Predicted 3D model of a 388-nucleotide RNA (Bacterial RNase P class A) from Actibacterium atlanticum. Lineage of the source: Bacteria > Pseudomonadati > Alphaproteobacteria > Roseobacteraceae > Actibacterium. The sequence is in RNAcentral, with records from Rfam. It matches the Rfam family "Bacterial RNase P class A". The family's RNA type in Rfam is ribozyme.
[in-house]
RNA sequence: ACGGAUGGCUGGGUGAUCGCGGGGGCAACCUCGAGGAAAGUCCGGACUCCACAAGGCAAGGGUGCCGGGUAAUGCCCGGCCGGGGCAACCCGAGGGAAAGCGCCACAGAGAAGAAACCGCCCUCGUGCAUCGCGCUGCGAUACGCUGGGGUAAGGCUGAAAAGGUGGGGUAAGAGCCCACCGCGGGUCUGGCAACAGAACCGGCACGGCAAGCCCCACCCGGAGCAAUGCCAAAUAGGAACCUCACGCGGGGGCGACCCCGCAGGGCGGCUUUGGCCCUGAAGGUUCGGGUUGGCAGCUAGAGCCUGUUGGCAACGACAGGCCCAGAGGAAUGAUCAUCCAAGGGGGCAACCCCGGGACAGAAUCCGGCUUACAGGCCAUCCGUGCAU
Numbered sequence: 001a002c003g004g005a006u007g008g009c010u011g012g013g014u015g016a017u018c019g020c021g022g023g024g025g026c027a028a029c030c031u032c033g034a035g036g037a038a039a040g041u042c043c044g045g046a047c048u049c050c051a052c053a054a055g056g057c058a059a060g061g062g063u064g065c066c067g068g069g070u071a072a073u074g075c076c077c078g079g080c081c082g083g084g085g086c087a088a089c090c091c092g093a094g095g096g097a098a099a100g101c102g103c104c105a106c107a108g109a110g111a112a113g114a115a116a117c118c119g120c121c122c123u124c125g126u127g128c129a130u131c132g133c134g135c136u137g138c139g140a141u142a143c144g145c146u147g148g149g150g151u152a153a154g155g156c157u158g159a160a161a162a163g164g165u166g167g168g169g170u171a172a173g174a175g176c177c178c179a180c181c182g183c184g185g186g187u188c189u190g191g192c193a194a195c196a197g198a199a200c201c202g203g204c205a206c207g208g209c210a211a212g213c214c215c216c217a218c219c220c221g222g223a224g225c226a227a228u229g230c231c232a233a234a235u236a237g238g239a240a241c242c243u244c245a246c247g248c249g250g251g252g253g254c255g256a257c258c259c260c261g262c263a264g265g266g267c268g269g270c271u272u273u274g275g276c277c278c279u280g281a282a283g284g285u286u287c288g289g290g291u292u293g294g295c296a297g298c299u300a301g302a303g304c305c306u307g308u309u310g311g312c313a314a315c316g317a318c319a320g321g322c323c324c325a326g327a328g329g330a331a332u333g334a335u336c337a338u339c340c341a342a343g344g345g346g347g348c349a350a351c352c353c354c355g356g357g358a359c360a361g362a363a364u365c366c367g368g369c370u371u372a373c374a375g376g377c378c379a380u381c382c383g384u385g386c387a388u
Base pairs, nucleotide, nucleotide: 001384002383003382004381005380006379007378008377009376010375012339013338014337015336016335017334018333020033021032022031023030024029035359039370040369042368043367044366045365046364047224048223049222050221052274053273054272055271056270057269060220061219062218063217064216065079066078067077068076069075080094081092082091083090084089095215096214100213101212102209103208104207117155118154119151120150121149122148123147125145126144127143129141130140131139132138133137163181164180165179166178167177168176182204183202184201185200187198188197189196190195228296229295230294231293238287239286240285241284242283243282247262248261249260250259251258252257263279264278265277266276267275303322304321305320306319307318308317309316310315343354344353345352346351
């Protein structure tokens, strides 16, 4: 210099004028006012309600190498293994296929306790050629055809063909035997572990798919701020039908009635234990009518910044400082001036002219993930070339 890898930051600045929402103030006025994703609503929580908690079972859903971090996670960090890359580095839904079931398209002979299509080898028979002999025949050799058998080394098909390479062996072959590699097994060593390494043993054992069912381990109740609570207003104490009832015992009271016990029903899969709720102007189903206002929840929080410190890191601990939108059909804007970068044009150049900012936009709040994003900046690392 060129090409690449990773991590992070920023995402227009300043001023003036006019506005908008929140808070403070009698007022003048002061003060605060979008994002890294506010987005998708995909995970994990806080919070609230659902008459309720704990345990078990069932169903359904989710997660899935190991260790750590965290309020928690399917997130993050560190590692292991596998794959890609010369490398920096990147990617992986990465438990179990010796519990069982299922599937493996097309092609191919054969797709799982496999298969002889071609080929190779042996052999019965037969044809033909040559040679030999003791010649209507017999024997040998080579080739062809048919039948029987052996063979998984070679060919062929495929994403995948029942370990690979080499040697021995054999009629031809084959872990049939041997060496190395791979694989399996227990042992030892290192590591918290995933796992790695070593020597030994085994001739090799039914291949793949669990983002098919399934098995194993662990996790999960549901609904969501339009949750929910309070206040006010309005309309009504509506109509029809159905179901039981109008309990029992004791006590108090003149009485309406109240208390205790029994009993019955219920607590959004079932069940156990405990607890709770209801039991009479009742409960259920259907239809009809009305309100859709105000306040709270609502933003001080797993908060932000700085420093010290523990840890490889994610992250934690301590100290100090700071307050940073809270609207409710929903504010956060517009105009002008000027400056900076992108882009376009002119000029040898200094420079001049035009031009104008990506994605997007809070709605209960946090932690993540994913997706969108013009341009600019920083740091670390790798490869190649050149120079010293």